[in-house]
């Protein structure tokens, strides 16, 4: 890096240092000098380990990850109800696509 599999509407800070950015990418909407991003200390959580176990599950936190807003919300397609009526618009559903982590495999 490319591929496969499984989650993705649940949790997580009134700390320290830092000092202007960040929410992935488009349009949007939003955090943010009452303090961003990083760091550092907490802290969630349980993909994988690990211990018990016949299983089922449970503990426990070694590797990951994670700690505004549903992955923030879109985006391609269908399909319902609605408005216009000219091939369009608006909403809500389902999928699908990006995407993010885990495990595994070339």
């Nucleotide at each position: 890096u490319u591929c496969u599999u499984a989650u993705c509407c649940a949790g997580a800070g009134u700390g320290g240092u830092g000092g202007a950015g960040g929410g992935a990418c488009u349009g949007g909407c939003c955090c943010g000098a009452u303090g961003a991003a990083a760091c550092c200390c907490g802290g969630c959580a349980a993909c994988c380990a690990a211990a018990u176990g016949a299983a089922a599950a449970u503990u426990u936190a070694g590797g990951u990850g994670c700690c505004a807003a549903u992955u923030c919300c879109u985006g391609c397609a269908a399909a319902a109800u609605c408005c216009g009526a000219u091939u369009g618009g608006a909403u809500u559903u389902u999928g699908a696509g990006a995407g993010a982590u885990a495990a595994g495999a070339g």
SAM riboswitch aptamer (S box leader) from Sporolactobacillus kofuensis, 106 nucleotides, folded computationally.
The model forms 97% of the base pairs in the Rfam consensus.
It was read from a public genome assembly, where an Rfam model found it.
It matches the Rfam family "SAM riboswitch aptamer (S box leader)". Rfam links the family to the GO term regulation of gene expression. Rfam's curators write: The SAM riboswitch is found upstream of a number of genes which code for proteins involved in methionine or cysteine biosynthesis in Gram-positive bacteria.